A computed fold for a 72-nucleotide RNA from a Candidatus Bathyarchaeia archaeon, annotated as transfer RNA. The same sequence occurs in records of 6 taxa. The source organism's lineage runs through Archaea, Thermoproteati, Candidatus Bathyarchaeota and Bathyarchaeia (SeqCode). Rfam family: tRNA. Model confidence (mean pLDDT): 81 of 100.
[in-house]
RNA sequence: GUCCUGGUGGGGUAGUGGAUAUCCUAUGAGCCUGCGGAGCUCAAGACUCGGGUUCAAAUCCCGGCCGGGACG
Numbered sequence: 001g002u003c004c005u006g007g008u009g010g011g012g013u014a015g016u017g018g019a020u021a022u023c024c025u026a027u028g029a030g031c032c033u034g035c036g037g038a039g040c041u042c043a044a045g046a047c048u049c050g051g052g053u054u055c056a057a058a059u060c061c062c063g064g065c066c067g068g069g070a071c072g
Base pairs, nucleotide, nucleotide: 001071002070003069004068005067006066007065010025011024012023018055027043028042029041030040031039048064049063050062051061052060
């Protein structure tokens, strides 16, 4: 340099063009308990950036940035 692939809450992860964006973990609050870091309930928290297509984009297209891989 060319090609392939990935980027989603603090960490991990699912997501077929229309949902309130899923679950686990961590965190906070409450309940429970002799106590508890165990159990139960609740809360807050995310789509890498720019543009395009579309009535509608995390999802499709183009480009940038960053990570991984292949070739030279």